[in-house]
Small-subunit ribosomal RNA, 5' domain from an uncultured Rhizobiaceae group bacterium, 475 nucleotides, folded computationally.
Its mean pLDDT, the model's own confidence on a scale to 100, is 87.
It was read from a public genome assembly.
Rfam family: Bacterial small subunit ribosomal RNA.
Context: one part of a larger RNA
Formats: sequence, structure tokens, C1' cells
RNA sequence: GGACGAACGCUGGCGGCAGGCUUAACACAUGCAAGUCGAACGCUCUCUUCGGAGAGAGUGGCAGACGGGUGAGUAACGCGUGGGAAUCUACCUAGUACUAAGGAACAACAGUUAGAAAUGACUGCUAAUACCUUAUACGCCCUCCGGGGGAAAGAUUUAUCGGUAUUAGAUGAGCCCGCGUUUGAUUAGCUAGUUGGUGAGGUAAUGGCUCACCAAGGCGACGAUCAGUAGCCGACCUGAGAGGGUGAUCGGCCACACUGGAACUGAGACACGGUCCAGACUCCUACGGGAGGCAGCAGUGGGGAAUAUUGCACAAUGGGGGAAACCCUGAUGCAGCAACGCCGCGUGAGCGAUGAAGGCCUUCGGGUCGUAAAGCUCUGUCCUAAGGGAAGAAUAAAUGACGGUACCUUAGGAGGAAGCCCCGGCUAACUACGUGCCAGCAGCCGCGGUAAUACGUAGGGGGCAAGCGUUAUCC
Repeated sequence: GGACGAACGCUGGCGGCAGGCUUAACACAUGCAAGUCGAACGCUCUCUUCGGAGAGAGUGGCAGACGGGUGAGUAACGCGUGGGAAUCUACCUAGUACUAAGGAACAACAGUUAGAAAUGACUGCUAAUACCUUAUACGCCCUCCGGGGGAAAGAUUUAUCGGUAUUAGAUGAGCCCGCGUUUGAUUAGCUAGUUGGUGAGGUAAUGGCUCACCAAGGCGACGAUCAGUAGCCGACCUGAGAGGGUGAUCGGCCACACUGGAACUGAGACACGGUCCAGACUCCUACGGGAGGCAGCAGUGGGGAAUAUUGCACAAUGGGGGAAACCCUGAUGCAGCAACGCCGCGUGAGCGAUGAAGGCCUUCGGGUCGUAAAGCUCUGUCCUAAGGGAAGAAUAAAUGACGGUACCUUAGGAGGAAGCCCCGGCUAACUACGUGCCAGCAGCCGCGGUAAUACGUAGGGGGCAAGCGUUAUCC
């Protein structure tokens, strides 16, 4: 000098854009953040112009594995980069072939019943794109090549939407490897599923992934093991560069979801707002037993030097469901708060000397603040008021949270808008008074003990400016 997710002190007019719990991965009141489909299905209720329309819980489907948050853990194939073979992939696209015949249940519902509740139990009835059986099989799977095995679901407004098998694509994901990736040797030895083989199991798939047997290997001063620290990267800051530092916002990857463990469902999870078990904590209880998980958006307490509204809207973009209408969406779009940052603008312009008054200094002559003020003539950025008023909407039409916002016009009137730090040298900028090694200053050198340009105040001056200084940190 530059930088900052900053904080503190003094001060503070406006706008645009961006960013805003770095600390306790501390605990959380309240509301919302994931639903949707009647064109899969039965039932109940309401309205009815008797055509139908709507609502409710339930069965069923798809979605809840995305989106959003956080960085605790992790020194690791976690990440980055470049390769690889033994894999899966819902929805989507293209191709081929099918979509036949039957059956038994279970919710809802009704009855009985347990319980304070959460939640159940028994009996009976019922539908389906829920479940099961049979048939069929171009292609598909297994094969000892003889053969063997396996599917489906219908709906309606009659034009479609579906369903099954399989091939290919696209997309996404899993796995393996080379290289790179922090500190410590005051950590030198570490390792028994350990290293390899054979066989088997398991997985979508390779593999000690697991198991049986066999062998005795494997890693290590090119730093194993242990300990500390840490999410990684694109990037960001600095620097002429090499390098050094950082990993906020935005984007990619990973990990986590009260703590620990586990599986279920599913194309995909070992699942933030799913399930089960254990633990700590909080709450309800009729003491028998139950409920909960903000590291989602707001918000509260706490911690802290310190970080915002319990806002509006689905209008746009995107996502889920649906044939669609549409519904949901604290993603997102916007608004609010705070100079937290960057950028822009303003706080007036011209003329104006008797150099007014006043302050300060003075060698008492004067000098200086100073064209500064007053005064005269103007302007209207911002401001205030009134009127008009968007684009963003994709359309034939309708549809805008922001927002009566931006912007435009008219009127008003200089009116409402300047501070902060410094002035011994480094370092731009000097005098007076007060104080008297006191009070104090200070980044370094150092000032202050009676003439202090270094402390305090005033006048003057210098620098930056809606900011200016200080502190912390990095180069």
C1' cells in the first nucleotide's frame, strides 16, 4: 500500500448492486417449509335445474433419495486431475412383440370391546391399475445343448392415456487405479482377515466384502504407525512474477441431520421434516403408559466484540403430482432492517471589499479566518406535493407479489443534508494559552521536571469525505 462475512469510537442526506451467527453441530415456544391424483378403487356426506357438482377419511399410484441447511466428523480414492472394467439406472426417447382366462382377501364401513391418551383387539361385509393362480413367449434368462423357466391392468369425455417383456439411447449413480493433497521423529517400528492363493457365500457389480482350508506374508527414514489440525476444489486476496495466505457469498464434489446402532420400502436411502432399538434431554399422564427432535424459513433463550422480519407472492424461473383445469412449493421472485462493502449523486451556482461584525494572533502598525458571510441574480440533482404511469406476460384473450415502484410532467422553495482523523521526525500540515516527569501522549524514535509546534483547549492549517479513525487477521 492492498484486502476483509468484520467489530469498536465519533458522525451520518439519497440511490443502485452485492453480502449479513466466523462464537454454542448449544437448547428450542409458535407458525409455515411435500404433497398430489376421482381419467386406478369402493364407501359416507352435502347441494342439485335430477344431467350432475362438491367434500371427507381410507385402499392404491407417483413423489417424499430432488430442492433447502450445516461443516461436526474425515489426512481418506474424501477431493482434484487423468484413466479403467466387472455394473445398475424410476421418469424420458426410439425399436420389436404382447395386453388372454380365472381366484381369494384386506382397509374403509358396521357391531362388540381395551385404554386417560397415544393407539389398539375381535367378529362380519366390500372394490380396484392392491394381491394370487393358470395360459401364451419374436426377442429374454439358465443349460450337460436333450431341454427347462418367466409377464401384464385397466381408465375415460372415444381420442388418448396407460400396463408387460426386451433391445438401444440419454441421464444419473456404484466400483477400481496412476499422480497430487497439512504439522510433528521430544511418535520407529506397525499389522492375524493382517498379505496372498484355492473354493464357496454375498452384491447390481470386482474384491478378505464374508467364511473354510493352505501359505507367511504385507507396510515402513522415499517417514509406516501414532498424535495434532482440517471438509476438498473451481476460485478469492496479495504479488511484476514465482510464490504466500484463505476456502464467506456463487458453482462442483463429499459428509452429517439430538447421540450411537440397525435394517425395511424402493429404480435410487441404510433416508433432515420415514421406521425400529438403546442413550441423554424436554413435555403430557388418570402413574398403567405415551409424545418430540429448526445444522429448512422466520422467530426465542443462551454464548459472543458481532450478524436481520415470527413480512408479501406463487406474477416470473424451476420442481412434485395430475390427461387437464389446477393444487403444493419459507426453492425462488420480491419487500423490510443495519453505511457491512463497492459504485454513483448531493449538501448549491454566478457576481459580491467598506476586505463588515466577531474569533484568533500581534512587533499594536497590522495580519488572518476571507469572496468566506451579508447582499443581488439564478438553478432544481436530491427533497416535498399533485397528475400520469410501465417493461418484466410466455398469450387470441385473461393473469404482476414487487407497486401506484421505476420513470415522465407540473408546482414550491437554497430551503431539509458534513463530518472524522491528523499537524515533533518518519509524514502533508503552527501559533497562543493552560499544565509543570503531574495530568497525559505514543506505530517506532521518543515527548512532559515553568517559555511543550509531541499533553489539554482555542484559532489556523493538512488529509480523506457520508464517511473518518482504531483494533484483529492475510499478502